[in-house]
RNA sequence: UAUAAAUAUGGUGAUGGGGCUCACCUUAAAUGCGAAAUGCUAAUGGCUCCUACUUUGAU
Numbered sequence: 001u002a003u004a005a006a007u008a009u010g011g012u013g014a015u016g017g018g019g020c021u022c023a024c025c026u027u028a029a030a031u032g033c034g035a036a037a038u039g040c041u042a043a044u045g046g047c048u049c050c051u052a053c054u055u056u057g058a059u
Base pairs, nucleotide, nucleotide: 010025011024012023013022016050017049018048019047020046021045032040033039
């Protein structure tokens, strides 16, 4: 790049990835708060590890 087959052996859970677990979704589940502000919190649905970011201290 082309062809064939399959479509839950799936997808989703406010900013990245892995493991475990929970809930939800059949075209939906999902898309944070605030009247607003060049505003605010957060990398999890939950636990944990890594990465990024913020603060403090040490070397």